RNA sequence: GAGGGCGUAGCUCAGUGGUAGAGCACCUGCUUUGCAUGCAUAAGGUCCUGGGUUCAAUCCCCAGCACCUCCA
Numbered sequence: 001g002a003g004g005g006c007g008u009a010g011c012u013c014a015g016u017g018g019u020a021g022a023g024c025a026c027c028u029g030c031u032u033u034g035c036a037u038g039c040a041u042a043a044g045g046u047c048c049u050g051g052g053u054u055c056a057a058u059c060c061c062c063a064g065c066a067c068c069u070c071c072a
Base pairs, nucleotide, nucleotide: 001071003069004068005067007065010024011023012022013021018055028040029039030038048064049063050062051061052060
């Protein structure tokens, strides 16, 4: 330099054109003499950035940025 992939909660990841969830972690409570385990509950999101299409975009299109991979 060229091709492909990926970007969503603190971490690992789903998700579909109609305003977003799971597991783990964390808060609180119950259980215990206490801890662990278990159960319940709550909190936590500018869906990488900027444009475009659309009544409506995390999703579709374009450009950029970061990361991964492959070729040279």
Record summary:
A computed fold for a 72-nucleotide RNA from Vicugna pacos, annotated as transfer RNA. It matches the Rfam family "tRNA". Rfam classes the family as a transfer RNA. Rfam's curators write: Transfer RNA (tRNA) molecules are approximately 80 nucleotides in length. Model confidence (mean pLDDT): 81 of 100.